RNAcentral holds the sequence, with entries from ENA. This is a predicted structure of a 71-nucleotide RNA (transfer RNA) from Fulgogasparrea decipioides. Taxonomically the source falls in Fulgogasparrea (Eukaryota, Lecanoromycetidae, Teloschistineae, Teloschistaceae).
[in-house]
RNA sequence: UGCGGAUUAAUGUAAUGGUAACAUAACAGGCUCAUGCCCUGUAAAUAAAGGUUCAAAUCCUUUGUCCGCAU
Numbered sequence: 001u002g003c004g005g006a007u008u009a010a011u012g013u014a015a016u017g018g019u020a021a022c023a024u025a026a027c028a029g030g031c032u033c034a035u036g037c038c039c040u041g042u043a044a045a046u047a048a049a050g051g052u053u054c055a056a057a058u059c060c061u062u063u064g065u066c067c068g069c070a071u
Stems, first nucleotide, its partner, number of pairs: 001070007010024004018054001026042005047063005
């Protein structure tokens, strides 16, 4: 320098273009003499900027970060 892949909650993963879900973690409450286990609830996310569309995590363009291949 070129090509390919990945990017979603604190973490690991889902999601036929149509209300962004699950588990762990965090917090609050219950249970307990107390801690843990267990039960209930709450908050928290689509890497950034544009475009297409009635509607974009998803499609298109550019950029950032990471990984791999070639040189």